[in-house]
Molecule: SAM riboswitch aptamer (S box leader)
Organism: soil metagenome
RNA sequence: UCUUAUCCAGAGGGGUGGAGGGACCGGCCCGAAGAAGCCCCGGCAACCGUUCUAGCGCUGCUAGGCACUGGUGCCAAUUCCGGCAGAAGCAUUCUGGAAGAUGAGA
Numbered sequence: 001u002c003u004u005a006u007c008c009a010g011a012g013g014g015g016u017g018g019a020g021g022g023a024c025c026g027g028c029c030c031g032a033a034g035a036a037g038c039c040c041c042g043g044c045a046a047c048c049g050u051u052c053u054a055g056c057g058c059u060g061c062u063a064g065g066c067a068c069u070g071g072u073g074c075c076a077a078u079u080c081c082g083g084c085a086g087a088a089g090c091a092u093u094c095u096g097g098a099a100g101a102u103g104a105g106a
Stems, first nucleotide, its partner, number of pairs: 001106007012041005020030003024083004042075003047071002049068001051065006079099001084096005
């Protein structure tokens, strides 16, 4: 960089640090009652692996389950909301997309 799946659920304490953080832009928030980063411990989840069950066109695929000293990820707010397009009952709402994030594969 490309392909593909998911993104309205869920889950935080301590130490260190000392002013930022929520991708970008706008908004709106979080933050000296302590931001980011780093370390320790804990947790959530179930993408991959392991494993169990069933089906099938059976070197495997699909669906469902488990949560294991495994590989990632995640633990304010729907991806915090919007950004582009369309629709409607048009101070708004809805649908789709873009962008982004994460997994798996290339």